[in-house]
Context: one part of a larger RNA
Molecule: small-subunit ribosomal RNA, 3' major domain
Organism: uncultured marine eukaryote
């Protein structure tokens, strides 16, 4: 000097408290553990692993297992020989493919005509090649504490020194955020500011968006022609504006706190990027760099098939429900983000339907996807394992794809489990949030998506307060720790 402490004092945090929904009981999906397997590749493991790497395992991915096959190799540079442009194609045979053995059409550019580019076979060795170890040999990236408010220097000064001082002390503050005192003066790194979306105005600007008038078609909704605005909506550019700036009250005449007027907005407006010194030899050689170490006819490479989808069990995170604030039918109403040519696909025809034909637009503020859904409104359903709830199984169809046994997704008819709100326990969430309703997008042929990220619609209760629990800040105090 730290660290601990079931010592002490001040503070905060969905950390209790006060509420709302939830998990834990069932069905299913998914990820782990386990055990099984020829392989069930593998890495991650309190908080910080476990819908995590993986933003798509049928083959491929694939790293893993079984059988086939290759050995300068699928992949690079670098030397010789040989034949040709290569590249690309047709077609036989064996054969599960890989491949091997024929076969066939093709024929480039430069040129000193020697040749080179390029390519392909064949040889020779340097290499190549490894998702093989080792994150306890590393860069780099990251999680976490924790967006807590702390961590440190010069310089003086005080101690023999470790070190202390400033950073402690009275207020305050979301903050080592200001103010005031003080042997400490100053500085850095972080807080805030500046960035970005969003909430109010105001200029500019105006098509494919809006708003007016028109023609044509129609009962009408409306679509459609051609004209015209720059008001308002909207879109994208530049400003404006909030600083405790005014006014009262409190404190110390400071900081700064209460209240209050103006205001779209009031004390950080909301959110979001943003993550100090360090900690945990945290995570990751399988993302990608990389020592070192091990394989080298194999621990490399090619391919067919199979597996990562196994299943007695056990956890973790969903989804879906047990129902009347429902359920089902019929009608009607309002959205945002985002996508689109190997595409998204309107209209029209067939099919209960998935979906098929057939085709318009649109590289899109124009054309599609696209019909939002919870909401209203009428009716039927009357507490029941039911018109609840939809798992499971049978049948028959799409649809992708070379190809849906293992292992795909949809669609119809039939079937009609468990479940009556869930021990101990334990989770989220303070406002346009919990809750609830759909809606897009990445990866993607297709798709195990109830996950991820987003997007809007409806929209709450509750906060006495800080005794307790958890953490994590400052200060002090005790220590047989370091």
């Nucleotide at each position: 000097u730290g660290a601990c402490g079931g010592g002490g004092g001040c503070c905060c945090g969905c950390a209790c408290a006060a509420g709302c929904g939830g998990u834990g009981g069932a069905g299913c999906a998914u990820g782990u553990g386990g055990u099984u397997u020829a392989a069930u590749u593998u890495g991650a493991u309190g908080c910080a692993a476990c819908g995590c790497g993986a933003a798509g395992a049928a083959c491929c991915u694939u790293a893993c297992c079984a059988g086939a096959a290759c050995u300068u190799g699928a992949c690079a540079u670098a030397c010789c020989a040989u034949g040709g442009a290569c590249a690309u194609u047709u077609u036989u045979a064996u054969g599960a493919a890989a491949a091997u053995a024929a076969u066939u059409a093709g024929u480039u550019c430069c040129u000193u005509c020697g040749g080179g580019a390029c390519c392909a076979u064949g040889g020779a060795u340097a290499c190549a090649g490894g998702u093989g170890g080792u994150g306890c040999a590393u860069g780099g990236c990251u999680g976490u504490c924790g967006u807590c408010a702390g961590c440190u220097c010069g310089u003086g000064u005080c101690g023999u020194g470790a070190g202390a001082u400033g950073u402690u002390g009275g207020g305050u503050u979301a903050a080592g955020u200001c103010c005031c005192g003080c042997a400490a003066c100053g500085a850095g790194c972080g807080c805030a500011a500046c960035c970005c979306u969003u909430g109010u105005c105001u200029u500019u600007u105006g098509u494919u968006a809006c708003c007016c008038c028109u023609u044509u078609c129609g009962a009408g909704a409306g679509a459609u022609u051609g004209g015209g605005g720059g008001a308002a909506u909207c879109g994208a550019a530049a400003g404006a504006g909030a600083c405790u700036g005014c006014c009262g009250g409190u404190c110390a005449u400071a900081a700064a706190c209460c209240g209050g007027a103006g205001g779209a907005a009031g004390g950080u407006g909301a959110g979001g990027a943003u993550g100090a010194c360090g900690u945990c030899a945290a995570g990751u050689c399988a993302g990608c760099a990389u020592g070192c170490c091990c394989c080298u006819u194999a621990c490399g490479u090619u391919c067919u098939g199979g597996g990562c989808c196994a299943c007695a069990c056990a956890c973790g995170u969903g989804c879906u429900a047990c129902a009347a604030u429902g359920g089902g039918c019929a009608a009607g109403a309002c959205a945002a983000u985002a996508a689109g040519u190997a595409g998204c696909c309107a209209g029209c025809c067939u099919g209960c339907g998935a979906a098929g034909g057939u085709g318009c637009g649109c590289a899109a503020a124009u054309c599609u996807a696209a019909g939002a859904a919870a909401c209203u409104u009428g009716c039927c359903c009357u507490c029941a394992g039911u018109u609840c709830g939809g798992a499971u199984u049978g049948g028959a169809g799409g649809c992708u794809g070379c190809a849906a046994c293992u292992c795909g997704c949809c669609u119809c008819c039939a079937u009609g489990a468990a479940g009556u709100c869930g021990g101990a326990a334990u989770c989220g969430c303070u406002a346009g949030u919990a809750a609830u309703c759909g809606c897009c997008g990445g990866u993607c042929a297709g798709c195990c998506a109830u996950a991820c990220g987003g997007c809007g619609g409806u929209g709450a209760a509750u906060a006495c307060g800080u005794u307790c629990u958890c953490g994590g800040g400052c200060c002090u105090u005790g220590u047989a720790c370091a």